[in-house]
RNA sequence: GGGCGGGUAGCUCAGUUGGCAGAGCGUCUCGUUGACGUCGAGAAGGUCACAGGUUCGAAUCCUGUCCCGCCCA
Numbered sequence: 001g002g003g004c005g006g007g008u009a010g011c012u013c014a015g016u017u018g019g020c021a022g023a024g025c026g027u028c029u030c031g032u033u034g035a036c037g038u039c040g041a042g043a044a045g046g047u048c049a050c051a052g053g054u055u056c057g058a059a060u061c062c063u064g065u066c067c068c069g070c071c072c073a
Stems, first nucleotide, its partner, number of pairs: 001072007010025004019056001027043005049065005
């Protein structure tokens, strides 16, 4: 330098054909317990890597850039 895959909550990752951004774990609150844990109920937490474009509408499509991994040279 070229090719491929990836970047979404604190962590691990889903997200189907473009139409309300989610799960598990973690955190916080309440209940249960003598207390802790377990269990039950609830809550908070997001610039969907960045910028631009297409569209009534973009995490999703197109272009460019950045970062991580693998392969080729």

Annotation
This is a predicted structure of a 73-nucleotide RNA (transfer RNA) from Candidatus Paceibacter sp. It matches the Rfam family "tRNA". Rfam's curators write: Transfer RNA (tRNA) molecules are approximately 80 nucleotides in length. Rfam links the family to the GO term triplet codon-amino acid adaptor activity. Rfam classes the family as a transfer RNA. The coordinates come from a structure-prediction model, not an experiment, and the mean pLDDT is 82.